[in-house]
Context: one part of a larger RNA
RNA sequence: GCCUACGAGUCGCGCGUCGGCGGCAAGGGCAAGCGCCUUGAGGCGCGGACCCGGAGCGAGAGCGAGUCCGAACAGGGCGAGCGAGUCGCCGGCGGCGGACGCGAAACUUUGCGAUCUACCCCUGGCCAGGCUGAAGGCGCCGUGACAGGCGCUGGAGGGCCGAACCGGUUUACGUUGAAAAGUGCUCGGAUGAGCUGGGGGUAGGGGUGAAAGGCCAAUCAAGCUGAGAGAUAGCUCGUACUCCCCGAAAUGCCUUUAGGGGCAGCCUCGGGGGCUUCGUGGCGGAGGUAGAGAUACUGAUUGGGCGAGGGGGCUUCGCCGCCUGCCGACCCCAGCCAAACUCCGAAUGCCGUCACGUGUGACCCCGGGAGUGAGGGGCGGGGUGCUAACGUCCCGUCCCGAGAGGGAAAGAACCCGGACCACCGGCCAAGGCCCCCAAGGGCCGCCUAAGUUGCUUUAACGAGGUCCGCCUGCACAGACAGCCGGGACGUUGGCUUGGAAGCAGCCAUCCGUUCAAAGAGUGCGUAACAGCUCACCGGUCGAGCGGGCGGGCGUGGAUGAUGAGCGGGCAUUAAGGCGGCCGCCGAAGCCGUGGGACGACAGAUGUCGUCGGUAGGGGAGCAUACCCUGUGCCUUGAAGCCGUGCCGUGAGGCAUGGUGGAGCGCAGUGUAAGGCAAAUGUAGGC
Numbered sequence: 001g002c003c004u005a006c007g008a009g010u011c012g013c014g015c016g017u018c019g020g021c022g023g024c025a026a027g028g029g030c031a032a033g034c035g036c037c038u039u040g041a042g043g044c045g046c047g048g049a050c051c052c053g054g055a056g057c058g059a060g061a062g063c064g065a066g067u068c069c070g071a072a073c074a075g076g077g078c079g080a081g082c083g084a085g086u087c088g089c090c091g092g093c094g095g096c097g098g099a100c101g102c103g104a105a106a107c108u109u110u111g112c113g114a115u116c117u118a119c120c121c122c123u124g125g126c127c128a129g130g131c132u133g134a135a136g137g138c139g140c141c142g143u144g145a146c147a148g149g150c151g152c153u154g155g156a157g158g159g160c161c162g163a164a165c166c167g168g169u170u171u172a173c174g175u176u177g178a179a180a181a182g183u184g185c186u187c188g189g190a191u192g193a194g195c196u197g198g199g200g201g202u203a204g205g206g207g208u209g210a211a212a213g214g215c216c217a218a219u220c221a222a223g224c225u226g227a228g229a230g231a232u233a234g235c236u237c238g239u240a241c242u243c244c245c246c247g248a249a250a251u252g253c254c255u256u257u258a259g260g261g262g263c264a265g266c267c268u269c270g271g272g273g274g275c276u277u278c279g280u281g282g283c284g285g286a287g288g289u290a291g292a293g294a295u296a297c298u299g300a301u302u303g304g305g306c307g308a309g310g311g312g313g314c315u316u317c318g319c320c321g322c323c324u325g326c327c328g329a330c331c332c333c334a335g336c337c338a339a340a341c342u343c344c345g346a347a348u349g350c351c352g353u354c355a356c357g358u359g360u361g362a363c364c365c366c367g368g369g370a371g372u373g374a375g376g377g378g379c380g381g382g383g384u385g386c387u388a389a390c391g392u393c394c395c396g397u398c399c400c401g402a403g404a405g406g407g408a409a410a411g412a413a414c415c416c417g418g419a420c421c422a423c424c425g426g427c428c429a430a431g432g433c434c435c436c437c438a439a440g441g442g443c444c445g446c447c448u449a450a451g452u453u454g455c456u457u458u459a460a461c462g463a464g465g466u467c468c469g470c471c472u473g474c475a476c477a478g479a480c481a482g483c484c485g486g487g488a489c490g491u492u493g494g495c496u497u498g499g500a501a502g503c504a505g506c507c508a509u510c511c512g513u514u515c516a517a518a519g520a521g522u523g524c525g526u527a528a529c530a531g532c533u534c535a536c537c538g539g540u541c542g543a544g545c546g547g548g549c550g551g552g553c554g555u556g557g558a559u560g561a562u563g564a565g566c567g568g569g570c571a572u573u574a575a576g577g578c579g580g581c582c583g584c585c586g587a588a589g590c591c592g593u594g595g596g597a598c599g600a601c602a603g604a605u606g607u608c609g610u611c612g613g614u615a616g617g618g619g620a621g622c623a624u625a626c627c628c629u630g631u632g633c634c635u636u637g638a639a640g641c642c643g644u645g646c647c648g649u650g651a652g653g654c655a656u657g658g659u660g661g662a663g664c665g666c667a668g669u670g671u672a673a674g675g676c677a678a679a680u681g682u683a684g685g686c
């Protein structure tokens, strides 16, 4: 992991509450027990102890259709007036019990443990070999005597090296091991606080501990075992056949409450009411949002005018006064703002009413049963945040949740669209129609040259990219560009300066002359000149040339970590972009044909409508075991098992072949230890 078997809403209650069926009814019922009958968990009868109902009110005495408070014949509270109960069976739900099943960490208590291990007590045992050489002693030297020195002797030490023994430093292996702690190499102690045999002691909030919360039998921040015990578990997991109808919630308030609950909301079922529902339109309403506004308030606010008041300076004995390029209220002009400003003020939405449409439906009331009370995403309006977040908190709406199908390459909630079943029929939606890939290498017009793009990241800003539109200037009396020629004179203007001559700089009516035209000079250049060039003019050429604004598509800006790519191939008058047109494809949408279920319509074969679905409510069934009654089958082969065929929407049923070898159905009821895929489920097998 698979298979088989087992495996979870049960039972009790003289508890409650609803519903269904039935008996009796102002009443209803017995329990134990007893009697008779009897095949039984049976039947009939007796039995009213007691229970519920028939009257309430009061704390009560008590009174009673009333009663209580009260002085009350006042007022008020609760009642009567308005009558239905009770018993049995079945079902839903609740209560008390282990109460759907499994699961703690723990707590209490009874015992068992020191054959492991910790420490202690008693009594034994063990430590190859080698090294060092303390005190003391003896001899000699030495001293006044000591002290001291040398040699020998001696054999001390939690001394040294190192086996046994005890340990466990580092590392490798081992890691379903040879081993639930080992093996190899290496390493520490090895006469000591040493190691060890045997006997004995200390026990669970207790022991023991050279102390780690270590050890106390592979278990220790409180051992193990039995019991309380089915502890408790607002937690996790699991919870078993089928079909049909409806179908949620993740909100509000409260909660030692926040992943749990109570009430309400939303779902379902039963009973009752009857058009009250919803949509659109008309009419009538409430309101202070969006927007807007500013001598309409409260605030905020820029510049200016006027300038109260103040600051600074001068002056005065003081009061005055003068000056000021400083600040500046109110008011005025112009301007800008506000969720908690409003003189104003929508659209939507909301309420009422009427009409029309709608109508197995909505709506309202009563009652039984729930689930939900972590929500999430998109869009719109806001708060918060960074006008951040797949952020967070509200409101509105849609969707996912609980929604399959088609599109978006893939992709809960984006687009299209709500799946009763069947069909090798048709039409469309979103989206598509070159190939992958169903359908157009469709038609017309224009754009794009970047592979832009082909459905995805971009901006400020930059550019004789290119196309279109508008405005304007010049031009066959010849424009623009090129080419040829001219581009002069007073004059080297004046000033400045070493110099300044068109061209360092300053000044100037930037003057005048000759001209077809030519600046007291556009740039290069020189030390300054010179030189080149431009403006400007003529010629040549011969038709458009220049400036501005706006728009379309493109372009730069454009940077990410392994190899790129529009989903891919690939595509350039397109298979790209914009506009227009025709056709086609395309879904579980719609239509057609056939079938099923449910509901309404007076029920009719008919017509119309409905039938996605998690939690959950409701309905109808299938199968299993056993009891009762009835009726059948079987050695001419029962059950079970393995095949096959048929029937049923399904759970399932029937038939038949084989196997098997003795019991088993069907009908009508009834009763349940009554259905397994999951619980790291339990046991066995493989």
Base pairs, nucleotide, nucleotide: 001686002685003684004683005682006681011097012096013095015094016093017092018091019090020089021088022087023086024085027052028051029050033046034045035044036043037042056063057062066078067077068076069075100238101237103235107228108227109226111224112223118202119201120200121199122198123197124196125195126194127192129161130160131159132157136153137152138151139150140149141148165189166188167187171184172183173182204220206216207215208214241621242620243619244618245617246616251264252263253262254261255260265372266371267369268368269367270366271365272364273363275361278357279356280355281354282353283352284351285350291344292342293341298338299337302334303333304332305331309327310326311324312323313322314321375400376399377398378397379396380395381394382393383392384391405416406415407414420595421594422593423592425591426590427589431585432584433583434569435568436567440582442581443580444579445578446577447576453571454570461556462555465553466552467551468550469549470548471547472546473545474544482540483539484538485537486536488513489512490511493507494506495505519534523532524531596611597610598609599608600607601606622675624672625671626670628668629667630666631665632664633663640659641658642657643656644655645654646653647652
Annotation:
This is a predicted structure of a 686-nucleotide part of an RNA (large-subunit ribosomal RNA, domain II) from a bovine gut metagenome. RNAcentral holds the full RNA, with entries from MGnify. Its mean pLDDT, the model's own confidence on a scale to 100, is 85.